[in-house]
RNA sequence: UGAUAGAGGUGCGAAGCUCAUCAGUAGCCCUGGGGAGGCGCUCAACCGCCGUUGAGUCAGGGGGAAAGGGGGAUUCGCCGAAAUGGAGAGCCGGGUUGAGCGGCGCUUUGUUGGGCGUCGGGAGAAGAUCCCGCCGACUGUCACCUUGUGUGGAGCGCUAUCGG
Numbered sequence: 001u002g003a004u005a006g007a008g009g010u011g012c013g014a015a016g017c018u019c020a021u022c023a024g025u026a027g028c029c030c031u032g033g034g035g036a037g038g039c040g041c042u043c044a045a046c047c048g049c050c051g052u053u054g055a056g057u058c059a060g061g062g063g064g065a066a067a068g069g070g071g072g073a074u075u076c077g078c079c080g081a082a083a084u085g086g087a088g089a090g091c092c093g094g095g096u097u098g099a100g101c102g103g104c105g106c107u108u109u110g111u112u113g114g115g116c117g118u119c120g121g122g123a124g125a126a127g128a129u130c131c132c133g134c135c136g137a138c139u140g141u142c143a144c145c146u147u148g149u150g151u152g153g154a155g156c157g158c159u160a161u162c163g164g
Stems, first nucleotide, its partner, number of pairs: 001163006009079001011078005017072003028062006037050003041100006082112007090104004113139002116136002119133005141153004145148001
C1' cells in the first nucleotide's frame, strides 16, 4: 500500500404477520337550525362540478374505518451498519397555471465509533415513539505515560490473513 475476513451489543436497518392505539375520529345517511355560497395543504386566476329540489356551517342521532407512528415474535440484509445538515435535478399532493408549503426517492458533499440518560428544540392524536443539539457517565478501539476510578483521538479507524 492492495485484497479478503472479522469485532463492538439493550448494535443498525428492512419485510410480511400479529396486537393495541389512532377513535367512537373521518367519509357516508337521517332530523332540526340556518340561508348563499361551496369544492386543492394555503393564496390567486381560469376551467369543470355541486347548490334555494337548500351549499358551506351549527346541534343531535345512526353508523363506523384507514394510513402514518408504536409493541411483540419471526425472517432477511448488514457493522457508515445507519442517521442527519447543505446543494442539485426529478416525482407526488381536484383539472390547468403561478407562488408557497409538505412528502418521497436519486446524485454529491459535510458531520456522527456505539447504545443509554437529564435538559432544550422539532415532528406526532399522544405521557407512545422518532429526529437534532449541549451535557453526563458507561462501553468498544487505538495512542500516550504519570500505570490509575489515568489522559487523549476518531470508523477515511481497529484486528487478523494473504499479496506487492

Annotation: This is a predicted structure of a 164-nucleotide RNA (Lysine riboswitch aptamer) from a chicken gut metagenome. It matches the Rfam family "Lysine riboswitch aptamer". Rfam describes the family as follows. Riboswitches are metabolite binding domains within certain messenger RNAs that serve as precision sensors for their corresponding targets. The literature on the family includes a 2003 paper in Cell by Mandal et al., "Riboswitches Control Fundamental Biochemical Pathways in Bacillus subtilis and Other Bacteria". Its mean pLDDT, the model's own confidence on a scale to 100, is 82.